[in-house]
Context: one part of a larger RNA
RNA sequence: CGUAGGAUAUUUGAGAGGAGCUGUCCUUAGUACGAGAGGACCGGGAUGGACCGGCCGCUGGUGUACCUGUUGAGCCGCCAGGCUCAGGGCAGGGUAGCCAAGCCGGGAAGAGAGAAACGCUGAAGGCAUCUAAGCGUGAAGCUCACCUCAAGAUGAGAUAUCCCAUUCGAAAGAAGUAAGACCCCUUGAAGACGACGAGGUAGAUAGGGCAGAGGUGGAAGUACAGCAAUGUAUGGAGCUGACUGUUACUAAUCGGUCGAGGG
Numbered sequence: 001c002g003u004a005g006g007a008u009a010u011u012u013g014a015g016a017g018g019a020g021c022u023g024u025c026c027u028u029a030g031u032a033c034g035a036g037a038g039g040a041c042c043g044g045g046a047u048g049g050a051c052c053g054g055c056c057g058c059u060g061g062u063g064u065a066c067c068u069g070u071u072g073a074g075c076c077g078c079c080a081g082g083c084u085c086a087g088g089g090c091a092g093g094g095u096a097g098c099c100a101a102g103c104c105g106g107g108a109a110g111a112g113a114g115a116a117a118c119g120c121u122g123a124a125g126g127c128a129u130c131u132a133a134g135c136g137u138g139a140a141g142c143u144c145a146c147c148u149c150a151a152g153a154u155g156a157g158a159u160a161u162c163c164c165a166u167u168c169g170a171a172a173g174a175a176g177u178a179a180g181a182c183c184c185c186u187u188g189a190a191g192a193c194g195a196c197g198a199g200g201u202a203g204a205u206a207g208g209g210c211a212g213a214g215g216u217g218g219a220a221g222u223a224c225a226g227c228a229a230u231g232u233a234u235g236g237a238g239c240u241g242a243c244u245g246u247u248a249c250u251a252a253u254c255g256g257u258c259g260a261g262g263g
Base pairs, nucleotide, nucleotide: 001152005163006162007161008160009159010158011157015149016148017147018146021049022048023047024046025045026044027043033038051106052105053104054103055102059100060099061098062097066093067092068091069090070089071086072085073084074083075082076081110144111143112142117137118136119135120134164263166175167174168173180258181257182256183255184200185199186198187197188196205251206250207249208247209246210245211244212243214240215239216238221234222233223232224231225230
């Protein structure tokens, strides 16, 4: 820009893409078959490999804004207690998120048409013949079926709901609006940016506060024991990023723009 008014939702599916793999074991059954050795079809069940998709309850990895220990140096006048630098200084753990080595699921079943092939009926050609007319069976393959996208499918589809007869103008057109949308702002399990989603005081959108979960692992101060290093008590203490709930304390203020005219 188009989809013969302007919107908001929900859809149909022409078409396109993806997937399509396979082992072993048990049973049928030591049956059919076979002198024996050996050893099935058909059918039923279990469990794997590789590949693909999803997830984080479990097992773990990471987790430089969490906690703790500790070396050297500098600084806070000193002690105590801390901060900074040294690859996050080094080391031990670890929430959310992300992830696999962890967990869950998938290829199934089914339908149709049919390849090679196997048949039925059957003439030409009194027989025979799957074929000439006609009919059936038949593959991991084909078309459906399963998953995803999809009306720019210009053949531009459908359904539901909302807004509608304004002003100027002879008309063309223009303007202010409606429903609605955007700018702007707070932002997100969304994201390179656009986009998408949640919100903007009639508000829980983010931050903060409070409470909790989870993590770390016993704070500082004081008292006591010990010559001291240190230990014990106060006390599952103190601290705590992303998690959960709650709360208008802070910030989403005030505003601006676009957007139908009777199809």
This is a predicted structure of a 263-nucleotide part of an RNA (large-subunit ribosomal RNA, domain VI) from Blautia liquoris. Its mean pLDDT, the model's own confidence on a scale to 100, is 90.